[in-house]
RNA sequence: CAGGUCGGCCAGGCGGUCGCGCUCCGCGCCAGACGCGGGGUGAGGAAAGUCCGGGCUCCACAGGGCACGGUGCUGGGUAACACCCAGGCGGGGUAACCCGACGGACAGGGCCACAGAAACAGACCGCCAGCGGUGGGGAAAACAGUUUAUAGCGGUUUGUCCCCUGGCUGGUAAGGGUGAAAAGGUGGUGUAAGAGACCACCGGCGUCCGGGGUGACCCGGGCGGCCAGGCAACCCCCACCGGGAGCAAGGCCAAGCAGGGGCGACGUAGGGGGAGGGCGGCCCUCCCUCUACACGGGGCGGCCCGUCCCGUCCGAGCCCCGGGUAGGCCGCUUGAGGCGGUGGGCAACCGCCGUCCCAGAGAGAUGACCGCCCCCGACAGAACCCGGCUUAUCGGCCGGCCUGGAGC
Numbered sequence: 001c002a003g004g005u006c007g008g009c010c011a012g013g014c015g016g017u018c019g020c021g022c023u024c025c026g027c028g029c030c031a032g033a034c035g036c037g038g039g040g041u042g043a044g045g046a047a048a049g050u051c052c053g054g055g056c057u058c059c060a061c062a063g064g065g066c067a068c069g070g071u072g073c074u075g076g077g078u079a080a081c082a083c084c085c086a087g088g089c090g091g092g093g094u095a096a097c098c099c100g101a102c103g104g105a106c107a108g109g110g111c112c113a114c115a116g117a118a119a120c121a122g123a124c125c126g127c128c129a130g131c132g133g134u135g136g137g138g139a140a141a142a143c144a145g146u147u148u149a150u151a152g153c154g155g156u157u158u159g160u161c162c163c164c165u166g167g168c169u170g171g172u173a174a175g176g177g178u179g180a181a182a183a184g185g186u187g188g189u190g191u192a193a194g195a196g197a198c199c200a201c202c203g204g205c206g207u208c209c210g211g212g213g214u215g216a217c218c219c220g221g222g223c224g225g226c227c228a229g230g231c232a233a234c235c236c237c238c239a240c241c242g243g244g245a246g247c248a249a250g251g252c253c254a255a256g257c258a259g260g261g262g263c264g265a266c267g268u269a270g271g272g273g274g275a276g277g278g279c280g281g282c283c284c285u286c287c288c289u290c291u292a293c294a295c296g297g298g299g300c301g302g303c304c305c306g307u308c309c310c311g312u313c314c315g316a317g318c319c320c321c322g323g324g325u326a327g328g329c330c331g332c333u334u335g336a337g338g339c340g341g342u343g344g345g346c347a348a349c350c351g352c353c354g355u356c357c358c359a360g361a362g363a364g365a366u367g368a369c370c371g372c373c374c375c376c377g378a379c380a381g382a383a384c385c386c387g388g389c390u391u392a393u394c395g396g397c398c399g400g401c402c403u404g405g406a407g408c
Base pairs, nucleotide, nucleotide: 001404002403003402004401005400006399007398008397009396010395012373013372014371015370016369017368018367020042021041022040023039024038025037026036027035028034044379048390049389051388052387053386054385055384056246057245058244059243063305064304065303066302068242069241070240071239072238073087074086075085076084077083088102089100090099091098092097103237104236108235109234110231111230112229124176125175126172127171128170129169130168131167135164136163137162138161139160140158141157142156143155145153146152184202185201186200187199188198189197203227204226205224206223207222208221209220210219211218212217250330251329252328253327259321260320261319262318263317267293268292269291270290271289272288273287274286275285276284277283278282294312295311296310297309298308299307300306337356338355339354340353341352342351343350344349
């Protein structure tokens, strides 16, 4: 200097004139409403998606279980998480670095299309052995002919051997082809031909032992021929986590109206008080209240247990019809907050000290005009609040690390 990779920051700037939301002060106004003046403050890195996790509020409490849902290597961080950090293993990359669908296939079920002979399984081609066949070729032998000749030439025959071609039977899985994946690899022994059939080494697996590490795991040694899978982001099994709704949550104030009909549970026993009757005690009836049981209903996302509340005919609750209200205030912004310093930690992050207040609208606040500059303005506007993830995105600044080049 160039390329790569990881992290942090900014988010058009300056000036002027008017105009907006919140809040504080002052003045006007009896006070208020409202108006005027002044101070402070006012959209994001994603405010977006609503995908996770919480805070907070309510369901009387928020117990147990099933079902359902989520996560899935180890250790840490955090209020918590599917997030973040550091590691392990696997993959990509020369590397820095990045990605991960990361428990279990011997609990069970299911799937592996097409191709291929065959996909928990085996023979298409090929190789070997045996038995036959047709045809061809060659070797050997024999016979006759030719020839001066046992040389040479042509012909015929053979119970012989070899090669090619074809059939049947048996052996084979080493070689070839198919496929995402088909009996682990190299070398040898052995065999009719082959094959972990056997042997040496390597790889995988199982088991025992030693060392390192909190751990996931890593390294090493002995024995064993065990070497026939893959998919669980298919169902499933295992471990851990999870009450339900949601700011249109939920409170307060003001105002206003009008209720009607239907369904609906069995009551029983005991205590106390009161009244009446028959009466010496005692007994009977009625009323009020309490407790228990039974029955009915309601609350706790679905279901069960458990529990709580209400009612049992002067009736809980449910269903149908009908009436009123939609106004105002709170919740609403001081937070698991920002910034600076310092200590601990590899880091994420945590502790301590100091300092600051930095949006709260309510049909929804940032606009308009002018001048200058410029990198010519992308994606894009809070609605209860935070921690994350994901998606979109113009341009600029700073730093760490890796690789390459050049120079000293």
Molecule: Bacterial RNase P class A
Organism: Anaerolineae bacterium